[in-house]
RNA sequence: CCCGACAACGGCAAACCCGACGCGAGCCGGGGACGCAAAGCCACGGGUCAGGCCACGCGCCUGACAGCCGAGCUGCCGAAG
Numbered sequence: 001c002c003c004g005a006c007a008a009c010g011g012c013a014a015a016c017c018c019g020a021c022g023c024g025a026g027c028c029g030g031g032g033a034c035g036c037a038a039a040g041c042c043a044c045g046g047g048u049c050a051g052g053c054c055a056c057g058c059g060c061c062u063g064a065c066a067g068c069c070g071a072g073c074u075g076c077c078g079a080a081g
Stems, first nucleotide, its partner, number of pairs: 002081001003078002011036002016031004021026001034067001040073002044070003047065007
C1' cells in the first nucleotide's frame, strides 16, 4: 500500500413521526435505526427527480439528489492474508 475481523475507540443515520423552510424535487432541526469502512467532501461524467421554456426532440434552461454508478480530494483503526 492492497485489504477489511462477530476487534477497539468512536462516527453516520434509511423508512416512519413531529416542527421550520421551499412552487417543487428536496432541505434543516428533533425523535427514530434499515443499513454504512468513506453513508466524509465534491454535481466533473452518466443517471434519477423537480420547476420552467418549447421548435414537442427528455430538446433547452434553472435547480435537487453523493445512502444510484463512476472520476477527483481528504481521512480513523489494524487481526488474518